[in-house]
């Protein structure tokens, strides 16, 4: 230099043949215990790396950055 892939919640990952985003584990609070753990309810908490385009409507198509990986 060119080619590929990957970027989503504190971690790890879903959502894709476009229609306003979820799990597990962690956090928090309760309940059970002497109490600790573990069970069990509940709850908080993401402008979907980033700037444009296309659309009525983008995490999702589509081009630039930018960062990692091969």
């Nucleotide at each position: 230099a060119u080619c590929a892939c990957u970027a989503u919640a504190g971690c790890u990952c879903a959502u894709c043949u476009g229609g306003u985003a979820g799990a597990g584990c962690g956090g928090c609070u309760g309940a059970c215990u002497c109490a600790u753990a573990a069970u069990c309810a509940g709850u908080a908490g993401g402008u979907a790396a980033u700037u444009g385009g296309u659309u009525c409507g983008a995490u999702u198509c589509c081009a630039g950055u930018u960062a990692g990986u091969g």
The RNA shown here (transfer RNA) has 70 nucleotides and comes from a Methylococcales bacterium. It matches the Rfam family "tRNA". The family's RNA type in Rfam is transfer RNA.